[in-house]
């Protein structure tokens, strides 16, 4: 010196004329004048949460609805604010977060795909079972019958060879089935019963059947990469990573580390839900107070038991004049109205949000609604915007300019 980052503050300044509004005194019968004080914002906006403050409602609890949502804490109360976790993001100071619960439980996931929660399309294997081929060693054998093959003759189809069919029985072959018998194990004292009759080795199919490792689909595919390992795979085993309702140590906690476990439990809760906690309802046009005109109400007196209706009469029962008095309510006024979780300095607790004391101060309160304009200097030429019961926040809108922490990068000593 550049670059970034958090935190406070300031919002053209000085002088001087003239208006403007409350309030106070004064002067006027009044209307008004005089003269002093004092006179917008950090958002006075948006009206999005939270509270006072009014009024109505209201035993208490539950359930429905809505709202909050890591933990802990501050506050009158929050969707706020301060610390901590935890993920992200950035070399870093820092900044960003719909950040309980997916093992309560129902649900959904469009095309695709074999399967969207345990699935198999391509694929791999086929170690073991099976099947066919060959060899080789041992041969347990023997008789019968069926049965299949190959060969040969005969006959028919089609027909050129030659191919199919059938049928004869002749020869030959089959560790193909069956029934005997001998042999051989077993059991049995014996009669006698039960069983047995092939083994290796190589190839070959892909028939039970084993995998999910590659390939494909999708956003997402039943923990990843790597070695080992297998027939072929596979957490089957091993290493780091993940993951975990395990166990120990630290922390109020969220959560973090050490060991320990071969892995169960895929996403969505801005789907129902479940689980903590928290909510009554309107808003200053809330509300109270004073209070005419006219008009309706209530009580009483004043002329009578007057009139006039209920068509005979009486009783009753309604209507019907002035006067007084009460009370509700409009219009109008007057309040709520600005001393309040305030503001500013010191001091003490607190990492901090903040609280606690102590001094000082009063800082618009209109009601058709005031805070404006102008002339000199001067600068950086001066944004965004205007109170309307009050507060505490959050969002949004801003021409700049001050300060002070911090971090990163270059030069210099």
């Nucleotide at each position: 010196g550049g670059a970034g980052u958090c935190g406070g503050c300031c919002a053209g300044a000085c002088a001087g004329u003239c208006g403007c509004g409350u309030c106070a005194u004064u002067c006027g019968c009044a209307a008004g004048a005089a003269u002093g004080c004092c006179g917008a914002g950090g958002a006075a906006a948006g009206u999005c949460c939270g509270g006072g403050c009014u009024c109505c409602a209201c035993a208490g609890g539950g359930c429905a609805c809505g709202g909050u949502g890591c933990c802990a804490g501050g506050u009158a109360a929050c969707g706020c604010c301060u610390g901590g976790g935890c993920g992200g993001c950035g070399c870093g100071a820092g900044c960003c977060g719909a950040c309980g619960g997916a093992a309560a439980g129902u649900g959904c996931a469009a095309c695709a795909g074999a399967g969207a929660g345990a699935g198999a399309c391509c694929g791999c294997c086929g170690a073991u079972g099976g099947c066919c081929c060959u060899g080789c060693c041992g041969c347990u054998u023997c008789g019968g019958a069926a049965c299949a093959c190959u060969u040969g003759u005969c006959g028919g189809a089609c027909g050129u060879a030659g191919u199919c069919c059938g049928a004869c029985c002749a020869a030959g072959u089959g560790c193909u089935u069956c029934c005997g018998g001998a042999c051989c194990g077993c059991c049995g004292a014996a009669a006698g019963g039960c069983g047995g009759g092939g083994g290796c080795a190589g190839g070959g199919c892909a028939c039970a059947g084993g995998c999910a490792a590659g390939g494909g689909u999708g956003a997402a595919a039943c923990g990843g990469u790597g070695c080992g390992g297998u027939a072929a795979g596979a957490g089957c085993g091993c290493a780091c990573c993940g993951c975990g309702a395990g166990u120990c140590c630290g922390g109020c906690a969220a959560c973090g580390g050490a060991c320990c476990g071969g892995c169960a439990c895929g996403g969505c809760a801005a789907a129902c839900c479940c689980c903590a906690c928290c909510g009554g309802g309107a808003g200053c046009a809330a509300g109270a107070c004073c209070a005419a005109a006219u008009a309706g109400g209530g009580a009483g007196a004043c002329g009578a038991u007057g009139c006039c209706g209920c068509g005979g009469c009486c009783c009753g029962c309604g209507g019907u004049g002035u006067c007084u008095c009460c009370g509700g309510g409009u219009a109008g006024g007057u309040u709520g109205c600005u001393u309040g979780a305030g503001c500013g300095g010191c001091g003490c607790g607190g990492u901090g949000a903040c609280g606690c004391g102590u001094c000082g101060u009063c800082u618009a309160g209109a009601g058709g609604a005031a805070u404006g304009a102008c002339u000199g200097u001067c600068c950086a030429c001066g944004a965004c915007a205007g109170a309307a019961c009050c507060c505490g926040g959050c969002u949004u809108a801003c021409c700049g300019g001050c300060c002070g922490g911090c971090u990163c990068c270059g030069c210099c000593a």
The prediction has a mean pLDDT of 76. Bacterial RNase P class A from Lysobacter sp. HA18, 413 nucleotides, folded computationally. Of the family's consensus pairs, 92% are formed in the model. Its Rfam family is "Bacterial RNase P class A". By type it is a ribozyme.